[in-house]
C1' cells in the first nucleotide's frame, strides 16, 4: 500500500411554529383550560419454528399422526445457539453441511445395453481339457484351426449407475488367485463423557436412492388476543335438518377415560358500544466473577409507543457524504427475507521500505 | 392481526418421480351457392420465480412473489 475473513456498531443532525396519540401534575364552571415530560425497527415484514399467556380436565393414558436427526453442552423452549468430530472448499484468517440406519424387511432405476442386483457375455480374449476338421505318421501319437461343447471378464461398447481401485507377479486366457499401497469391515486394543481417530487384525462380501415407504432415538393435547373476562343495547328463544340414554355432547382422526344432560348444523334475526386482557419484562446498562465458549451468578441503577378507522406527520431556516430497506397492534427467543452509506476492532494473504 | 388454499395452453381444468395433456378457443382443409352444425388435421407451454435432494423434478424439500377463502358478539 493493496486484497480479503469474521465479530459487532450505527443508519442524516439541530432549531423553531402548527398539528396527532397516551401518562403525570394543577385549576375550575366535570369536560375544558394551562404546565411538564413520552412516542416505531434492525428488520416492527413473511407467518418459518419455540415458549410465555388464555380457554377447552387439573391436560389424563393408548393407537394413528406430525416434527426434528453426527456428539456434547447452553437455555423457558427451539428446527436456535456455542464448542467439538467427521466430510467439501480456500494459499490462508475461515466458510460451508436436512450430516442417525441401506447388513431389519418392502419398494424404485424410464431410455439405451448382453445383463440394473447374489446379474451378465455383443465385440473380443483363451488350443489347459472334450470332441470335430485339416495337416504329419504304418501305428501309438504329435501339431494346428476358436467350429461345437466350454473357460474368462483383461481391453471394447451401453448407461447417471455394469459387482472394489492402481500396478506387480501369475495364467491357455483371465481372476484378490497371490502381493504391495489405497479403499472396506458386525473384529481386537488404546484414546477420549460422546461423535470419532490411532494401531493391530481380516477378508473382498456388504452398489445406488429413506427431501421412497420403513426402523431407530428424542420430542410434541387442541386451539388462539377476532384467544378469553366484564358491564350495557336489542330482537321472531323462530323454521329445517340430524341423534335418542347401548346416545348426544366438551373433544380436535380413533378408542378409553373424566364433566355435563339434551344437543349439533344451517337459515333467519339482532348488536356492530363501552371496560379489560395490554404493556414491569425469560426487560435494559454498568460492575465483579464462573465457564474455551454460547451462557449463568451476585450487587448497583433505569423505565422505554400502547392505539382500536386506528397516533408518531407537516411547513420554514441552517449543515453535512444528500440519505437504503421499511411502519408497532397480546408479549417475549430465535431462523429466513430485504437494506444506499458510514464507523471499530481482531485476524489472513501479497506487495513495497526501514 | 390471526388461520387456511392456490399458481399447469388464450379460458376452465386433470395429472403428481421417467412421453406434458384433456375440454372450448384459435388456423387451415373437406363439406354447402353462402354461412352455421359436422368431420379431418395443425399449431400454441419459463408448468409463478430461485436454490437444493435425485441418474431423472409440473411432482419431494427450502425460500420469494402473487391471488383467493374463513375468523365478532347476543338471543
Nucleotide at each position: 500500500g493493496g486484497a480479503g475473513u469474521u465479530g459487532g456498531c450505527u443508519g442524516a443532525a439541530c432549531g423553531a411554529u402548527c398539528g396527532c396519540c397516551g401518562c403525570c401534575c394543577u385549576g375550575c364552571u366535570u369536560g375544558c383550560a394551562g404546565g411538564g415530560g413520552g412516542g416505531a425497527g434492525g428488520a416492527a415484514a413473511g407467518u418459518c419454528c419455540g415458549g410465555g399467556c388464555u380457554u377447552c380436565a387439573u391436560a389424563g393414558g393408548g393407537c394413528a399422526g406430525a416434527g426434528u436427526g453426527c456428539c456434547a453442552g447452553g437455555u423457558a423452549a427451539c428446527g436456535c445457539c456455542u464448542g467439538g468430530g467427521c466430510g467439501g472448499c480456500g494459499c490462508g484468517a475461515g466458510c460451508c453441511g436436512a450430516c442417525g440406519g441401506a447388513a431389519a424387511g418392502u419398494g424404485c432405476a424410464a431410455c439405451a445395453g448382453a445383463g440394473a442386483g447374489c446379474a451378465g457375455a455383443c465385440c473380443g480374449c483363451c488350443g489347459a481339457a472334450c470332441g470335430g476338421c485339416a495337416c504329419c505318421g504304418u501305428a501309438a501319437g504329435g501339431u494346428g484351426u476358436g467350429c461345437g461343447u466350454g473357460g474368462u471378464a483383461a481391453g471394447g461398447g451401453u448407461g447417471a449407475a455394469a459387482c472394489g481401485g492402481u500396478g506387480c507377479g501369475g495364467u491357455a486366457a483371465g481372476a484378490g488367485c497371490g502381493c504391495a499401497c489405497c479403499g472396506c469391515g458386525a473384529g481386537u486394543c488404546u484414546g477420549g463423557u460422546a461423535a470419532c481417530a490411532g494401531a493391530c487384525c481380516g477378508g473382498c462380501a456388504c452398489g445406488g436412492c429413506a427431501a421412497a415407504c420403513c426402523c431407530c432415538a428424542c420430542u410434541c393435547g387442541a386451539a388462539g388476543c377476532a384467544a378469553g373476562a366484564c358491564c350495557a343495547a336489542a330482537u321472531a328463544g323462530g323454521u329445517g335438518u340430524c341423534c335418542a340414554u347401548a346416545c348426544g355432547u366438551g373433544c380436535g382422526g380413533c378408542c378409553c377415560g373424566c364433566g355435563c344432560g339434551g344437543g349439533a348444523c344451517a337459515c333467519g334475526g339482532g348488536u356492530a358500544g363501552g371496560u379489560u386482557g395490554c404493556u414491569u419484562g425469560a426487560g435494559c446498562g454498568c460492575a465483579u466473577u464462573g465457564g474455551u465458549g454460547a451462557c449463568g451468578a451476585u450487587g448497583c441503577g433505569c423505565c422505554u409507543a400502547g392505539a382500536u378507522g386506528a397516533a408518531u406527520g407537516a411547513u420554514c431556516g441552517u449543515u453535512c457524504u444528500c440519505g437504503a430497506c421499511a411502519g408497532a397492534a397480546c408479549c417475549c427467543g430465535g431462523c429466513u427475507u430485504a437494506u444506499a452509506g458510514g464507523c471499530c476492532a481482531a485476524c489472513u494473504c501479497c506487495c513495497c521500505c526501514u | 392481526g390471526g388461520g387456511c388454499g392456490g399458481u399447469u395452453a388464450g379460458c376452465u381444468c386433470a395429472g403428481c418421480g421417467g412421453g406434458a395433456g384433456a375440454g372450448c378457443a384459435u388456423u387451415g382443409c373437406c363439406u354447402u351457392c353462402a354461412c352455421a352444425c359436422g368431420g379431418c388435421a395443425a399449431g400454441g407451454g419459463u408448468c409463478a420465480c430461485u436454490g437444493g435432494u435425485u441418474c431423472a423434478a409440473u411432482c419431494c424439500c427450502a425460500g420469494u412473489a402473487c391471488c383467493g377463502c374463513c375468523c365478532a358478539c347476543c338471543a